[in-house]
Molecule: Fluoride riboswitch aptamer (crcB RNA motif)
Organism: Gemmataceae bacterium
């Protein structure tokens, strides 16, 4: 000094806060939804037209949970 295990502060599961609980990172991180349309290729398949994929950029949907139960916020329908 690097490399790798391990243990941990702790942190993550597409919009807030608590419990509980699974799971994942552990700082080079886990984590950053779904559909559709035009483009694009670092790519794959086709004789070919095209197609899959990935990404730009635009338009759109759904959900305050990773699960579950509570609370707060929001949206819909009914009643008073």
């Nucleotide at each position: 000094u690097c490399g790798c295990u391990c243990c941990g502060a702790g942190g993550c599961g597409a919009u807030g806060g608590g419990g509980u609980u699974c799971g994942c990172c552990g700082u080079u991180a886990a984590c950053u939804g779904c559909g559709g349309c035009u483009g694009u290729g670092u790519c794959g398949c086709u004789c070919a037209c095209g197609c899959g994929c990935a990404u730009c950029g635009c338009c759109g949907c759904u959900g305050a949970u990773g699960a579950c139960c509570c609370c707060u916020a929001c949206c819909g329908a009914c009643g008073c």